Context: one part of a larger RNA
Molecule: large-subunit ribosomal RNA, domain VI
Organism: metagenome
RNA sequence: CGUUAGAAAUUUGAGAGGAUCUGACCUUAGUACGAGAGGACCGGGUUGGACAUACCUCUGGCGAAUCUGUUGUCACGCCAGUGGCACUGCAGAGUAGCUAAGUGUGGAUAAGAUAAGCGCUGAAAGCAUCUAAGCGCGAAACUUGCCUCAAGAUGAGAUUUCUUUAUAAGGGUCGUAGAAGAUUACUACGUUGAUAGGCUAUAGGUGUAAGCAUAGUAAUAUGUGUGCCGAGUAGUACUAAUUACCCAAAA
Numbered sequence: 001c002g003u004u005a006g007a008a009a010u011u012u013g014a015g016a017g018g019a020u021c022u023g024a025c026c027u028u029a030g031u032a033c034g035a036g037a038g039g040a041c042c043g044g045g046u047u048g049g050a051c052a053u054a055c056c057u058c059u060g061g062c063g064a065a066u067c068u069g070u071u072g073u074c075a076c077g078c079c080a081g082u083g084g085c086a087c088u089g090c091a092g093a094g095u096a097g098c099u100a101a102g103u104g105u106g107g108a109u110a111a112g113a114u115a116a117g118c119g120c121u122g123a124a125a126g127c128a129u130c131u132a133a134g135c136g137c138g139a140a141a142c143u144u145g146c147c148u149c150a151a152g153a154u155g156a157g158a159u160u161u162c163u164u165u166a167u168a169a170g171g172g173u174c175g176u177a178g179a180a181g182a183u184u185a186c187u188a189c190g191u192u193g194a195u196a197g198g199c200u201a202u203a204g205g206u207g208u209a210a211g212c213a214u215a216g217u218a219a220u221a222u223g224u225g226u227g228c229c230g231a232g233u234a235g236u237a238c239u240a241a242u243u244a245c246c247c248a249a250a251a
Base pairs, nucleotide, nucleotide: 001152005163006162007161008160009159010158011157015149016148017147018146021049022048023047024046025045026044027043033038051106052105053104054103055102059100060099061098062097066093067092068091069090070089071086072085073084074083075082076081110144111143112142117137118136119135120134170247171246172245173244174190175189176188177187178186195240196239197238198236199235200234201233202232204229205228206227211224212223213222214221215220
C1' cells in the first nucleotide's frame, strides 16, 4: 500500500515444510519343517541405539550476584574490627538463570487407491487362460492421518463484537518493566495500579558474625550467640509509572 467505512478479537485451511529410522532379548516353540545337524513364518511382550523436540525436579557444569577462608601491601590515629589494590589477588562452596553428560516425550494406530506379484469369474479360441468386459488381495513408496507455518490464497475467505461527525471505537507518543530483545518488534502494567525498585517475610546459599566470658605466655580453642546474602516465592502503594499530546472513518 492492498484487501473498498474504520477497528478489536477468534478462526477456516488452498498451499508449504517437518517427522517417517532401527537392533537385541523373552515368548509362541525347540513347535512347523527336517534322517539328522539344525531351525522358522505369523502373532504377543520387554528393553536399547541414533535422531528430533521440550524442560531444569534429580545428577552435574558455568554462575566477575552472594557467603566463607587466606597471602602481600596501603588506608580508616592505634588495638580490635573493617575497606581498597594485587588476573574475579588466590582458594572452597554456590541461589536464580543458562546448560548436557541430566530428565520427559516422539516415530503410533488406521483408512484409501496402487506397484511387482498372487488370484476369482471368463470368452475371443466348445479346451485352456488373472484380462479382452467385470471383480478381489497386495509395500517403509503415493493420498490422508501426526506436528509446525499459513487469506498478499490479489481467488486477499469466515464468525463475533465495537464506533458514527470533529472527532469516535481504536491505536500511538511517553513512562515502569520482562522468562521478549542488537535497533525495532513482541508481551505485562501505568494510581479503578503489584509493572519495576524499596520494605517485610521466606524457599535457598554460605557456615556459626561481632561483642563478651573462660583456658593458654601466645598463635588459637571452647562457651554464649549466628551473622550476611537472597536474580526465586508471597505480601505491602513507601518511590517511580504525572499531566498531557498526536493519529484515526464512507466510490